Predicted 3D model of RNase P RNA and transfer RNA as a complex of 472 nucleotides. Rfam match: Bacterial RNase P class A. Rfam classes the family as a ribozyme. Its mean pLDDT, the model's own confidence on a scale to 100, is 76.
[in-house]
RNA sequence: GAAGUUGGUGUGGGGGUCGCGGCGGGCCGCAAGGCACGUCGAGGAAAGUCCGGGCUCCACAGGGUAGGGUGCUGGCUAACGGCCAGUCGGGGUGACUCGAAGGAAAGUGCCACAGAAAACAGACCGCCGCCGGUUUCGUUCCGCAAGGAGCGCAGUCGGCGGUAAGGGUGAAACGGUGCGGUAAGAGCGCACCGCCCCCUCGGUGACGAGGGGGGCACGGCAAACCCCACCUGGAGCAAGACCAGUCCGGGAUCGCGGGGCAACCCGCCGACGUGACCCGCGUCGAUUCGAUCUCGAGUCGGUCGCUAGAACCGUCCGGCAACGGACGGUCCAGAGGAAUGACCACCCUUCGCGGCAACGCGGAGAACAGAACCCGGCUUACCGCCAGCUUCAGCG
RNA sequence: GGGUCGUUAGCUCAGGUGGUAGAGCACCGGACUUUUAAUCCGAUGGCCGCAGGUUCAAGUCCUGCACGACCUACCA
Numbered sequence: 001g002a003a004g005u006u007g008g009u010g011u012g013g014g015g016g017u018c019g020c021g022g023c024g025g026g027c028c029g030c031a032a033g034g035c036a037c038g039u040c041g042a043g044g045a046a047a048g049u050c051c052g053g054g055c056u057c058c059a060c061a062g063g064g065u066a067g068g069g070u071g072c073u074g075g076c077u078a079a080c081g082g083c084c085a086g087u088c089g090g091g092g093u094g095a096c097u098c099g100a101a102g103g104a105a106a107g108u109g110c111c112a113c114a115g116a117a118a119a120c121a122g123a124c125c126g127c128c129g130c131c132g133g134u135u136u137c138g139u140u141c142c143g144c145a146a147g148g149a150g151c152g153c154a155g156u157c158g159g160c161g162g163u164a165a166g167g168g169u170g171a172a173a174c175g176g177u178g179c180g181g182u183a184a185g186a187g188c189g190c191a192c193c194g195c196c197c198c199c200u201c202g203g204u205g206a207c208g209a210g211g212g213g214g215g216c217a218c219g220g221c222a223a224a225c226c227c228c229a230c231c232u233g234g235a236g237c238a239a240g241a242c243c244a245g246u247c248c249g250g251g252a253u254c255g256c257g258g259g260g261c262a263a264c265c266c267g268c269c270g271a272c273g274u275g276a277c278c279c280g281c282g283u284c285g286a287u288u289c290g291a292u293c294u295c296g297a298g299u300c301g302g303u304c305g306c307u308a309g310a311a312c313c314g315u316c317c318g319g320c321a322a323c324g325g326a327c328g329g330u331c332c333a334g335a336g337g338a339a340u341g342a343c344c345a346c347c348c349u350u351c352g353c354g355g356c357a358a359c360g361c362g363g364a365g366a367a368c369a370g371a372a373c374c375c376g377g378c379u380u381a382c383c384g385c386c387a388g389c390u391u392c393a394g395c396g
Numbered sequence: 397g398g399g400u401c402g403u404u405a406g407c408u409c410a411g412g413u414g415g416u417a418g419a420g421c422a423c424c425g426g427a428c429u430u431u432u433a434a435u436c437c438g439a440u441g442g443c444c445g446c447a448g449g450u451u452c453a454a455g456u457c458c459u460g461c462a463c464g465a466c467c468u469a470c471c472a
Base pairs, nucleotide, nucleotide: 001392002391003390004389005388006387007386008385009384012347013346015344016343017342018341020041021040022039023038024037026035027034028033043368047379048378050377051376052375053374054373055236056235057234058233062279063278064277065276067232068231069230070229071228072086073085074084075083076082087101088099089098090097091096102227103226107225108224109221110220111219124167125166126163127162128161129160130159131158132157133156134155135154137152138151139150140149141148142147175193176192177191178190179189180188194216195214196213197212198211199210200209201208202207240304241303242302243301249295250294251293252292253291254290255268256267257266258265259264269285270284271283272282273281274280298471311330312329313328314327315326316325317324318323348365349364350363351362352361353360354359397468398467399466400465401464402463403462406421407420408419409418415452424438425437426436427435445461446460447459448458449457
């Protein structure tokens, strides 16, 4: 100098004046209320509502199916999709960082275009062998000659067969590189790398190290269906409880059989609840009292829930850490469509101008954003400032 | 406060199991008509709300964000 990473802070500090909300007691007042005092009064994200939990109600929170979620390993935790420590893979010279990271040899499905072929592989060009036709050339034989027949090299066309090295297509082509080998080739053989299987050792484990065996079978996609493992009942403080009060009406269902003197019991059936479905379970089945459900009308009342808590601060102990434990201390908004603001001077920080300097004058102290039952996280927004640790490069 | 859903052309909406995005109306040009409307023919028009990821490939699948809409009190 350039980076990486962790943590803290957040309209600077302590005063004064005025103002706002909650609570407390005091004084004045018959009361309504008023007056002064004390005390407390936004955030790191209070936000988004993306996860998890407490709490409350659904009688209990039961079984199965469906649905939803999570997905390397171990730990932490009330719980989690969070956090910590590690493993493997990608990136970086490095500090470090990123990863929805189970299964594709259980099954189904998809892989457009291009390409010969896209998943039981296949064969367009090319390479090679054999056979046949044909052309030029060479050569042998027959013939006086014209010419004919045979053989060979090469070219060309067709057929049959071998091959998958090379070309070309694609995101992807049934291991890669090299040597040998072959008619040409090929794990056909060998070496190294990759892959699969087995064994030993280390580790709680993910996994790692070493050794042996197999020429190799098994393309990709599960943020496609699915399979496997684990978790999961629904709703949400407008949950819910109590008190007071107004208006009080309409509709649906209240069945059958057996036993019993009766209350009631049993079975079937029906209504309703159990907020996906089935089973199971529960309540009711009355005779003017009422039960369950539903449609309307009415009030938009009060109190509780409501903030002492997985709370915060400090010291020590255990643990690499997340975190846990012990001891001591502290009380820190809780209200309704909702309060926390303004000004003054001083100090501090910083910027501009003037000045050699001491210093003087002027400006600024901001951004994102506002508690609504409460916690633990994640994500997103954001002005600056401070501190710790680490890496690389250059110079001394 | 709590819950649910949506965003594709100027407007209203399609887009099955990922493969290069359409329909109707509107707008523009032409035909018909004296002219307009209606009708017929043709053309234009899209970062699929934004960003990142999975995949060979994303309007579609996943995650985060932005904007908009709807529902939801109590008593008896």